This is a predicted structure of a 120-nucleotide RNA (Guanidine-I riboswitch aptamer) from Cyanobium sp. FGCU6. The sequence was found by an Rfam model in a public genome assembly.
[in-house]
RNA sequence: GGAAGCAGUUCCUAGGGUUCCGACCCCGAUCCGGCCCUGCCGGCGUGGUGCCUGGUCCGAGAGGAGCUCACCGGUGCCUGCGGGUGUCCGGUUGCACGGAGGGAUAAAAGCCCGGGAGAC
Numbered sequence: 001g002g003a004a005g006c007a008g009u010u011c012c013u014a015g016g017g018u019u020c021c022g023a024c025c026c027c028g029a030u031c032c033g034g035c036c037c038u039g040c041c042g043g044c045g046u047g048g049u050g051c052c053u054g055g056u057c058c059g060a061g062a063g064g065a066g067c068u069c070a071c072c073g074g075u076g077c078c079u080g081c082g083g084g085u086g087u088c089c090g091g092u093u094g095c096a097c098g099g100a101g102g103g104a105u106a107a108a109a110g111c112c113c114g115g116g117a118g119a120c
Base pairs, nucleotide, nucleotide: 005069007068008067009066010065011064012063015058016057020055021054022052023049024048025047027045028044031043032042033041034040035039070092071091072090073089074088076085077084078083095115097118101113102112103111
C1' cells in the first nucleotide's frame, strides 16, 4: 500500500397486536343431551378478557440465514490493441445515535413514511 453493493427477494427471529382458532370468564326465562335431576356437567349460542403461555396473522436499514442481481480479481475466446464477450475459479454490502407526528391492516409494532427531520 491492499479491488469490488447504503441492491432486490424469500425464510426465520427479537418484537407486536387480536380478524380467525383455541384458552378463560359472564349470561341463556326461550336451544340440545346426560345425570347421584331443580341444580351440576357437556354441547350450542351471545357478550367480554391479549394485565391469555399458545396456533393463524404482522414483523426489522441499523437482528440471523439462503437465493438472485450487480460488481472486483484471475482465467478462456475475439480484437481495428481502445476494448468487447461466454464459461469457469475465488471474492465484495464497511459504518450505522435517532425522535415527535402520521399511515396501513382486525389491530399493533423494531412494519411503512424512514439510513427521513435532527444529533454526532

About this RNA: Its mean pLDDT, the model's own confidence on a scale to 100, is 80.